[in-house]
Context: one part of a larger RNA
RNA sequence: GACGAACGCUGGCGGCGUGCUUAACACAUGCAAGUCGAACGUGAAUUUUAUGGAAUAGCCUUCGGGAUAGGAAAUAGAAUGAAAGUGGCGAACGGGUGAGUAACACGUGAGCAACCUACCUUACACAGGGGGAUAGCCGUUGGAAACGACGAUUAAUACCGCAUGAGACCACAGAACCGCAUGGUAAAGGGGUCAAAGAUUUUUCGGUGCAAGAUGAGCUCGCGGCCUAUCAGCUUGUUGGUGGGGUAAUGGCCUACCAAGGCGUCGACGGGUAGCCGGCCUGAGAGGGUGUACGGCCACAUUGGGACUGAGAUACGGCCCAGACUCCUACGGGAGGCAGCAGUGGGGAAUAUUGCACAAUGGGCGGAAGCCUGAUGCAGCGACGCCGCGUGGGGGAUGAAGGCCUUCGGGUUGUAAACUCCUUUCGACAGGGACGAGGCUUUUGUGACGGUACCUGUAUAAGAAGCACCGGCUAACUACGUGCCAGCAGCCGCGGUAAUACGUAGGGUGCGAGCGUUGUCC
Numbered sequence: 001g002a003c004g005a006a007c008g009c010u011g012g013c014g015g016c017g018u019g020c021u022u023a024a025c026a027c028a029u030g031c032a033a034g035u036c037g038a039a040c041g042u043g044a045a046u047u048u049u050a051u052g053g054a055a056u057a058g059c060c061u062u063c064g065g066g067a068u069a070g071g072a073a074a075u076a077g078a079a080u081g082a083a084a085g086u087g088g089c090g091a092a093c094g095g096g097u098g099a100g101u102a103a104c105a106c107g108u109g110a111g112c113a114a115c116c117u118a119c120c121u122u123a124c125a126c127a128g129g130g131g132g133a134u135a136g137c138c139g140u141u142g143g144a145a146a147c148g149a150c151g152a153u154u155a156a157u158a159c160c161g162c163a164u165g166a167g168a169c170c171a172c173a174g175a176a177c178c179g180c181a182u183g184g185u186a187a188a189g190g191g192g193u194c195a196a197a198g199a200u201u202u203u204u205c206g207g208u209g210c211a212a213g214a215u216g217a218g219c220u221c222g223c224g225g226c227c228u229a230u231c232a233g234c235u236u237g238u239u240g241g242u243g244g245g246g247u248a249a250u251g252g253c254c255u256a257c258c259a260a261g262g263c264g265u266c267g268a269c270g271g272g273u274a275g276c277c278g279g280c281c282u283g284a285g286a287g288g289g290u291g292u293a294c295g296g297c298c299a300c301a302u303u304g305g306g307a308c309u310g311a312g313a314u315a316c317g318g319c320c321c322a323g324a325c326u327c328c329u330a331c332g333g334g335a336g337g338c339a340g341c342a343g344u345g346g347g348g349a350a351u352a353u354u355g356c357a358c359a360a361u362g363g364g365c366g367g368a369a370g371c372c373u374g375a376u377g378c379a380g381c382g383a384c385g386c387c388g389c390g391u392g393g394g395g396g397a398u399g400a401a402g403g404c405c406u407u408c409g410g411g412u413u414g415u416a417a418a419c420u421c422c423u424u425u426c427g428a429c430a431g432g433g434a435c436g437a438g439g440c441u442u443u444u445g446u447g448a449c450g451g452u453a454c455c456u457g458u459a460u461a462a463g464a465a466g467c468a469c470c471g472g473c474u475a476a477c478u479a480c481g482u483g484c485c486a487g488c489a490g491c492c493g494c495g496g497u498a499a500u501a502c503g504u505a506g507g508g509u510g511c512g513a514g515c516g517u518u519g520u521c522c
Stems, first nucleotide, its partner, number of pairs: 001521003005518005012389006018382002020347001025345003029342003034089003039086002042083001045080007056069002059066002096300003106224007116216001120213003124209003128162001130160002138151005167194004172189001176185003198205002226272003233263003238260008275297004279290004302323005325336004353379001355378003361375001362373004392422004402413004426463001428458005436449001439446002466511005471492003477506005487494002
């Protein structure tokens, strides 16, 4: 000098940051990923139209009834539309944590003639004609529940054949050209395989194939960055080759066979520790230390293993199995995973609210309106840090009182106070009151923050100072108490009867809403 700090004393305001460093310990509760009716079949409920004509009411009556008003049930249609389901896209992003990892994990620089890429953009070519199911609903039924079983029935942009093939792929065939070692591009020719889906209803949104781009991934390599030799030898899929398998793709990645190699004092192998970096702290620099917040990459999601789906998976809020733990149970069986945001217990010297809003930015879905979003924007708490401001300013003495000291003369506190003149920041109260929205939108509305910032006015010096130190290092001294006691102390050292070193007081010095102490690094 610095800090994600803690502790002690003290504490007025604001802005911007920042806040479980320990138990990757266990978690009550709520929320954190949905959306689309312009893909589809249903559909509670409500409104309405048409048909329909009941109850009831009074009137007339020749007591048989009649006309009028009334508008129920029922049937058919339309509109709005809760809810679950099929289907599509998303859920692999965003958010958290640092356990593991000494490794192509990271950083940096190259390579892929060994690769993939949904949505998006561009170009080209298409979308013909059919089929069979199934969820839901309904019926029956099992179970305490979780969740099922059977039957009947129905739709699609769900699923499956057929047709077409600009094109792609496969095996032939290879004119010609090129390179970077394996090699790459590839015309002509015939053969085989492969597509599609509609919705809306006036305008769009979609679908299929292929090529290119963009974006995002994957793989390989050079170099670089911890400690330990009280770890010296390590290795059998090990090192290489051939054939095969597997992958989007190279490769012992896997497998069969063959060879016997490969690494190592330039530190292999083993052990310990550790996420890496941009950065941050310190330092004149070289260097040393560090990796909190913010950004990039990696890894992980109760522990271990596994695959499925998908363009893409470490799949946190998906699935299966096993373990530990917790909960429900009708004992047969089930449910769960906060290292998401809050919050609880525990651990600890120690670290916050079970807040508001999608107004902005961004993300998902949707044609859109819009819905969702603990991302995010804000607010709350903490002097935890940095920065700014205030706690008043001028005048005021033959120097009040009180305190302390005293050589008893006085000195000092001290212009300090009182007193007088002035100002009103911050705070308080009252009135007005945003930008952020140049957005979105049906042209009418729309701001969580927030009646906040800010502006104006009112009143009053009024509401606002402490902490450490004073022997030397080191700025700042006296008195009393104590008497090697009580105590102090970073080092030297103080204290045994005049202690500037202990305790208290007066005075002083330093910093100041802080000041000291402790810890760690330079």